C1' cells in the first nucleotide's frame, strides 16, 4: 500500500433489529447500621468513538472517517 478484528458509564463487561429513556459487577456519592474504621445493607451518579446510509424502528445491518491491534507485501 491491501486485508482482518475491535471500539458501550472512571474500569471490567451484557447486549445478536422492537421486551433498550442501554443491564451487571467494582468504584465513587449519600444514608442506615457501628465509638470510629473495616465490612454488610439501601439509594444515587456515570457509557454506545465521530458522521452518512438503510429500516416503521438501529448500541445491533452497510458505508465513511478516527483511534487502538494483527497478517502480508
Nucleotide at each position: 500500500g491491501u486485508c482482518c478484528c475491535c471500539a458501550u458509564c472512571g474500569u471490567c463487561u451484557a447486549g445478536a433489529g422492537g421486551c433498550c429513556u442501554a443491564g451487571g459487577a467494582c468504584u465513587c456519592a449519600a444514608g442506615a447500621u457501628u465509638u470510629u474504621c473495616a465490612a454488610u445493607c439501601u439509594u444515587g451518579c456515570a457509557a454506545c468513538a465521530g458522521g452518512g446510509g438503510u429500516u416503521c424502528g438501529a448500541a445491533u445491518c452497510c458505508c465513511c472517517u478516527u483511534g487502538g491491534g494483527g497478517a502480508c507485501a